[in-house]
């Protein structure tokens, strides 16, 4: 980098140090940000994908030492298609696409 598969309305930082002007993937909207966001390091925490224990026949219950991940806003909302409602540009729902993370195989 592309492939397969599972999950994505829950949860958890008013911490310390460093660096900086942009950041929230993309586009539009809307937010965050010199009262320092975003990022890096440390510490703390959340969760339970891998893992471990019990049980079992593939349902489940528990644990958190280890490998990842995460700790603003539903993946912040929308984007494409369809259905329904409404009536002049919207609302709700479903699915797809895109994206993120894990596991696996190349």
């Nucleotide at each position: 980098c592309a492939c397969u598969u599972a999950u994505c309305u829950a949860g958890a930082g008013u911490c310390a140090g460093g660096g900086u002007a942009g950041g929230a993937a993309c586009u539009g909207g809307u937010c965050c940000a010199a009262c320092g966001a975003c990022c890096c390091u440390g510490c703390a925490g959340c969760a339970a994908c891998c893992g471990c224990u019990u049980g079992u026949u593939u349902g489940a219950a528990g644990c958190a030492a280890g490998g990842u991940g995460c700790u603003a806003a539903u993946u912040c909302c929308a984007g494409c298609a369809g259905a329904c409602a409404g009536a002049c540009u919207u609302g709700u729902c479903u699915g797809a696409g895109a994206g993120a993370u894990g596991a696996g195989a190349g």